[in-house]
Molecule: transfer RNA
Organism: Bacteroidota bacterium
RNA sequence: CGGGAUGUGGCUCAGCCCGGUUAGAGCGCUCGUCUGGGGGGCGAGAGGUCGGCAGUUCGAAUCUGCCCAUCCCGA
Numbered sequence: 001c002g003g004g005a006u007g008u009g010g011c012u013c014a015g016c017c018c019g020g021u022u023a024g025a026g027c028g029c030u031c032g033u034c035u036g037g038g039g040g041g042c043g044a045g046a047g048g049u050c051g052g053c054a055g056u057u058c059g060a061a062u063c064u065g066c067c068c069a070u071c072c073c074g075a
Stems, first nucleotide, its partner, number of pairs: 001074007010027004020058001029045006051067005
């Protein structure tokens, strides 16, 4: 320098291909409850505007462009 992959709650990941309901799951966290306590079970709750900036569109996590970070390949 060129090509490719990934980026979504604290963590690990779905959802993207084929745009449209209020963005979901597990673990973790908080509260309540069961238990003499621990562990564990059950119930409830908080926590994200989807890496950033633009563009397209009535509508973008999803499509397009550029940039950033990490990883891989080539020179």